Molecule: transfer RNA
Organism: Saccharimonas aalborgensis (SeqCode)
RNA sequence: CGGGAUGUGGCGCAGCCUGGUAGCGCGCACGGCUGGGGGCCGUGAGGUCGCAAGUUCAAGUCUUGUCAUCCCGA
Numbered sequence: 001c002g003g004g005a006u007g008u009g010g011c012g013c014a015g016c017c018u019g020g021u022a023g024c025g026c027g028c029a030c031g032g033c034u035g036g037g038g039g040c041c042g043u044g045a046g047g048u049c050g051c052a053a054g055u056u057c058a059a060g061u062c063u064u065g066u067c068a069u070c071c072c073g074a
Base pairs, nucleotide, nucleotide: 001073002072003071004070005069006068007067010026011025012024013023020057028044029043030042031041032040033039050066051065052064053063054062
C1' cells in the first nucleotide's frame, strides 16, 4: 500500500440477505418461594447500533467516506 472480516446495554451475541416498536443469555437492582444458604420464579434499570454523510415517509439494516481490532497478500 491492496483485499477481506468484525464493531449493537457492564460482558458474550442475535437482528442485516428481505428497511417498519432494538432483542436474547449472563451480570446488576428490587421482590417472592425456602428456617438460612444455594437454587428457582417475577418485576425493573441500563444501548438508540464505532464515527460522519447520503438515499428514503421511515436506516442497526441500503450507499459512500472514515476510525479501531484481526486475517491474507505485496